[in-house]
Context: one part of a larger RNA
C1' cells in the first nucleotide's frame, strides 16, 4: 500500500409526546404469594397505592365556585363544549461508559541499584624514558652561624609516552557493524587514578565535586498492576435504499466568545378558516436633496468703532500700512446646523384575485449561532486591499449542475423528476483551431491601435467630422520673372556708425512700389533677403471653436502572446439591419413518483383504509425533520415446501422483474443443508477512524 476478517445510538429504570391494542367515568395492580412444569413458561390471588372524575387558598376551609376582601363590589385563578387509564412500538429527555477509538495526567498497593550515582568491605592494575624536592655522607672555607663543591638519595594530585581510562574537533554513518558504534586528530595515564567481587541507600523517596544529571534503551517525579470504559466544551469515524419538504452562520444572556440556553429561521402534527399578499385611501416623519432663518466655519468687498502691539514718513499735529471686533453686500461649507424636503419604507382602514398558496397559534424532533463574494446606502484605512465594521423584505454561493465570461465557489444567462442522433431561444457568438455570416449598408481608424477590463497631468501641421469668421476672376494663398530707388554716408557718437553698436528724429522726393529699415553680413563700405510694388501663372486660401479615432508620454523582474492561429475599405471601433448558432431554460412525443379534488372498485370496527381511471399539480438540494422499503442472523406458526436427479456457498459484463436498495431464472463448481408465507427479537449492512488482526 492492497486483500479479506472484525469495528461505533446499546441496555435498564422513569418523564414527555405519537401511533396502535385492551377496558373506559373509570383504569392498572406492586411487593409477595398459590397452583402447573424436568426447565421455561402460563394461570389465580393480592386494591396497599397510582391516575383521573372538581377547584381555589400559606392553611383552617368552603366548594361550581373560590381566594383577597367589611362587601352580595371589582379583580385573580377555574366551571359551563368533557376521557380516562394500562400496556405496547416509535421519537426525545434524565440518571448510568451511554455511538465508537484517542490523552498528557492523579491516587493506592508492590518490583527494581545485575545499567548507572554516592558509600562500605575485600582485592587487583599503571611498559619504557626523563626531571632530581627533603634529607644524608665527604671535602674546602669560617671561631661559629652557615657558604660552596661533588657523591649518595629518590619527592611530586610532577614531565613525555603504552596498556587502562576518557570523549575536545573532524570524517564517515545516518532503512548504520551500532537505538551512540567506526576512523583519524586528541586529553589523564602514582592518582580528587582506573578495576574485579560481596554489600548498602529509592519513587516526592533516594544519590548527586549541580548537569534538574542518574535510579536497567524509561526521569522536572521509574516501572507494573489495580482505582479505570478517568476525564476530554477537542481532533477523527459511524456501514444499505428510494420519497417529500428544507435552513442558519443573526439577536440577549452567559469566567462567554471554535461551548451552551432563550428568540429567529426548517420539518411534522393539530387547531383556526384567508388572518398571508397585492391595490386603493388616510397617517407620522427629518433621510437623500437643497438651503443659510438659527448654531458654528470659512472667503473677498465696502463702513464703523477700538487709551490697537508694532512698520514707514513728519520738529509736531498728523498721515499710511496693519492688528481686533461689529454690521452689511457677494459667493459659499456642515454627521453630531435647518426657513424647507422627497422616493422608499412603516402603521391603520376598505377592496380584490389566487386555493396542490400563504398567515397565525399550540405541540413533538432538529439543525444553525467561524459565513463569503457582487450590487446599493454608510463608518475605519488612503473615498488603499480578494482589508475592515454596519445596513440591505437586493442577488447568488454555501446547500446548484448546464451554457457564457480562455481557464475561473459568490459575475452574465438560468433553476438538472426520466428518456429522445427532435424544436425554439437567452446569456454570448458566427475567418480556422469550434457550432454559426468571410453578411448587407454607411462611416472611422493606419497605430496591429484594436480584436481582454482599465490607464494620468501634458504634449501632437497624424487625421475625419460640425460650425464661426478673414481674404478672393476689381485675380487672393502659393509659385516664377523683375522691381525693392532719390535727397542720403538723416543728425548726434565715434577711431570707423553708411538702414542694420548706442542715443535723437523718423522727414520729403521720384514712384507701380520701396521702412532714415524686419533679419542676416562687413573692421566699416560692399553682398544676401524681407516688407512693399509690377507682370506671369490660376480658383481657391488663411484663422478661430467643439467634437470622433489615433499618437507620444508608457520603464520590471524565468519566454513571449488578442485564449492560439491570425486579422487592415478587417475577423478592429460606429451606428443601423436581416439571417443563423446557441443550455439540462421553453416546447414536443413518451414514462414515473409527490399532493389535491372528483369518479369507479373492494374491505370496513362506518371513524376510514386499498385499487384503478380523469383532471390540475409539484418533483436541484448540505445540515436537519417527516414517510415507504431491501437485506442479514435467530424463534413461532405456515406451506404434509425445495434437495445427493445434487442444498448452502462459489464462478459468469450477456436472459427476466424492481425508481432502487435487491428479486428470480440459467450454466459451470461444490458436496449437505435450505427456503416460501406471516408474525416476532437483533451481536442487522462497512471505503474511509495515522482503525484492529491476518495474508501478501
Nucleotide at each position: 500500500g492492497c486483500c479479506a476478517a472484525c469495528g461505533a445510538g446499546u441496555u435498564u429504570u422513569a418523564g414527555c409526546g405519537u401511533g396502535c391494542u385492551g377496558c373506559a367515568a373509570g383504569g392498572c395492580u406492586a411487593a409477595g404469594g398459590g397452583c402447573u412444569u424436568g426447565a421455561a413458561u402460563g394461570c389465580c390471588c393480592g386494591g396497599a397505592g397510582c391516575c383521573g372524575c372538581a377547584g381555589g387558598g400559606a392553611a383552617a376551609c368552603c366548594g361550581a365556585g373560590u381566594g383577597u376582601g367589611a362587601a352580595u363590589a371589582g379583580c385573580g385563578c377555574g366551571a359551563c363544549a368533557a376521557a380516562g387509564u394500562a400496556g405496547u412500538a416509535c421519537g426525545u429527555u434524565a440518571a448510568a461508559g451511554a455511538c465508537c477509538c484517542g490523552a498528557a495526567g492523579c491516587c493506592g498497593g508492590g518490583u527494581g541499584a545485575g545499567c548507572u550515582u554516592g558509600c562500605c568491605a575485600u582485592g587487583u592494575g599503571c611498559a619504557g624514558g626523563u626531571u632530581g624536592a627533603a634529607c644524608c655522607u665527604c671535602g674546602u672555607g669560617g671561631a661559629a652561624a652557615c657558604a660552596c663543591g661533588a657523591g649518595g638519595g629518590g619527592a611530586g594530585g610532577a614531565c613525555c609516552g603504552a596498556a587502562c581510562g576518557c570523549u575536545a574537533g573532524a570524517g564517515a554513518c545516518g532503512u548504520g557493524c551500532a537505538a551512540u558504534a567506526c576512523u583519524c586528530u586528541g586529553c589523564g595515564a602514582u592518582g580528587a587514578c582506573a578495576u574485579g567481587u560481596g554489600g548498602u541507600a529509592c519513587g516526592g523517596a533516594g544519590u548527586g565535586a549541580u548537569a534538574a544529571g542518574c535510579u536497567c534503551a524509561u526521569c522536572g517525579a521509574a516501572c507494573u498492576c489495580g482505582g479505570u470504559a478517568a476525564u476530554a466544551g477537542c481532533u477523527g469515524g459511524u456501514u444499505c435504499u428510494c420519497u417529500c419538504c428544507g435552513a442558519a452562520a443573526u439577536a440577549u444572556g452567559u469566567u462567554u466568545a471554535g461551548g451552551c440556553a432563550u428568540a429567529g429561521c426548517g420539518u411534522c402534527g393539530u387547531a383556526u378558516g384567508u388572518u398571508c399578499c397585492c391595490a386603493g385611501a388616510g397617517g407620522g416623519g427629518g433621510u437623500a436633496g437643497a438651503g443659510c432663518a438659527c448654531u458654528g466655519g470659512a472667503a473677498g468687498a465696502u463702513c464703523u468703532c477700538g487709551a490697537c502691539a508694532g512698520g514707514u514718513c513728519g520738529a509736531a499735529a498728523g498721515a499710511u500700512c496693519g492688528c481686533g471686533a461689529g454690521a452689511c453686500c457677494u459667493a459659499u461649507c456642515a454627521a453630531a446646523c435647518u426657513c424647507c424636503g422627497a422616493a422608499u419604507a412603516c402603521c391603520u382602514c376598505u377592496g380584490g384575485u389566487u386555493a396542490a398558496a400563504a398567515a397565525u397559534a399550540c405541540g413533538g424532533c432538529a439543525g444553525u449561532a467561524a459565513g463569503u463574494c457582487c450590487g446599493u446606502g454608510g463608518g475605519g484605512g488612503c473615498u488603499a486591499a480578494g482589508c475592515u465594521c454596519c445596513a440591505u423584505u437586493g442577488g447568488a454561493c454555501a446547500a446548484a449542475a448546464g451554457g457564457g465570461a480562455a481557464a475561473c465557489a459568490g459575475c452574465c444567462c438560468g433553476a438538472a423528476u426520466c428518456u429522445c442522433a427532435a424544436u425554439u431561444u437567452a446569456a454570448g457568438g458566427u475567418c480556422c483551431c469550434a457550432a454559426a455570416a468571410u453578411u448587407c449598408a454607411u462611416g472611422c481608424u493606419a497605430a496591429g491601435u484594436a480584436c481582454a477590463a482599465g490607464g494620468g497631468a501634458g504634449g501632437u501641421g497624424g487625421u475625419g467630422g460640425a460650425u464661426c469668421u478673414u481674404c478672393u476672376c476689381u485675380g487672393a494663398c502659393g509659385g516664377u520673372g523683375a522691381g525693392g530707388a532719390u535727397g542720403u554716408u538723416g543728425g548726434c557718437u565715434u577711431a570707423g556708425a553708411a538702414g542694420c553698436a548706442g542715443c535723437c528724429a523718423u522727414c520729403a522726393u521720384u514712384u507701380a512700389a520701396a521702412g532714415a529699415a524686419a533679419g542676416c553680413g562687413u573692421a566699416a563700405c560692399a553682398g544676401c533677403u524681407c516688407a512693399c510694388u509690377c507682370a506671369c501663372u490660376u480658383a481657391g486660401a488663411g484663422g478661430g471653436u467643439c467634437u470622433g479615432c489615433g499618437c507620444c508620454g508608457c520603464a520590471g523582474a524565468u519566454g513571449a502572446u488578442c485564449g492560439g492561429g491570425g486579422u487592415u475599405a478587417a475577423a478592429g471601433c460606429a451606428u443601423g439591419a436581416u439571417a443563423c448558432c446557441g443550455a439540462a431554460a421553453c416546447u414536443g412525443a413518451g414514462g414515473g413518483c409527490u399532493u389535491a379534488a372528483c369518479g369507479u372498485u373492494g374491505c370496513u370496527u362506518c371513524g376510514g383504509c386499498a385499487u384503478c381511471g380523469u383532471u390540475a399539480u409539484g418533483c436541484g438540494g448540505u445540515a436537519g425533520g417527516a414517510g415507504a422499503g431491501u437485506a442479514u442472523u435467530c424463534u413461532c406458526u405456515u406451506c404434509a415446501g425445495c434437495g445427493a436427479c445434487g442444498a448452502a456457498g462459489g464462478c459468469a459484463a450477456a436472459g427476466g422483474g424492481g425508481c432502487g436498495a435487491c428479486c428470480c431464472a440459467u450454466g459451470c463448481u461444490g458436496g449437505a443443508g435450505c427456503g416460501u408465507a406471516g408474525a416476532g427479537a437483533a451481536g442487522u449492512a462497512a471505503g474511509a477512524a495515522u482503525g484492529u488482526u491476518g495474508g501478501c
Large-subunit ribosomal RNA, domain II from a Minisyncoccota bacterium, 696 nucleotides, folded computationally. Rfam family: Bacterial large subunit ribosomal RNA. RNAcentral holds the full RNA, with entries from ENA. NCBI's taxonomy places the organism under Bacteria, Bacillati, Minisyncoccota.